[in-house]
RNA sequence: CUAAAUGAUAGAGGUUGCAUUAUUAAUCAGUAAUUUUGUGGAGCUAAGCACGAUGAAACAAAAUGAAAGGUAAUCAUGCCGAAAUGUAUAAGUGAUGCUUUAAGCUUAUAUGUUGGGGUUAUAUAAAAUAUAUAUAACACUGUCACAUUAAUUUGUGGAGGGCUAUCUUUAGA
Numbered sequence: 001c002u003a004a005a006u007g008a009u010a011g012a013g014g015u016u017g018c019a020u021u022a023u024u025a026a027u028c029a030g031u032a033a034u035u036u037u038g039u040g041g042a043g044c045u046a047a048g049c050a051c052g053a054u055g056a057a058a059c060a061a062a063a064u065g066a067a068a069g070g071u072a073a074u075c076a077u078g079c080c081g082a083a084a085u086g087u088a089u090a091a092g093u094g095a096u097g098c099u100u101u102a103a104g105c106u107u108a109u110a111u112g113u114u115g116g117g118g119u120u121a122u123a124u125a126a127a128a129u130a131u132a133u134a135u136a137a138c139a140c141u142g143u144c145a146c147a148u149u150a151a152u153u154u155g156u157g158g159a160g161g162g163c164u165a166u167c168u169u170u171a172g173a
Base pairs, nucleotide, nucleotide: 001172002171003170004169005168007167008166009165010164011163014080017079018078019077020076022074023073024072025071033064034063035062036061037060038059039058043051046100047099048098049097083114084113085112086111087110088109089108090107091106092105093104115141116140118138119137120136121135122134123133124132125131143158144157145156146155147154
């Protein structure tokens, strides 16, 4: 000096980078639920128990009237596979008056995909036209390789197990 090592340490992408807590606000919603009156006349539940002619479900009117999840802003904190998501396994939670359990949700492990955010379309979730996730397309942006240019100029392509800097170890000259 060169090459290799998912080696160690420290960094960069973005002023809408990612995630979490707290506070406030809107939405949820004049919804659910409760009470009164009337109609109604045996159910209610996924199932069981309980409840029910001293009136079930359902409907109408009136009065009272939420919450959770999701969203936005601000502060703070932790970070740059930050994080998101698919599959499998395990644990917990989980339908109303109670129990069991389903879907769903949360956490952990293993493994796969995605460099990053944006716009549009489709699908799913959700009360929702907000928003989130997945796929596809489009341009933007950061990084490396190849070619090109006076010039990170321009073009093509790849992926974060990447890239930049320093150090360590091994091998070669």
Molecule: Lysine riboswitch aptamer
Organism: Romboutsia ilealis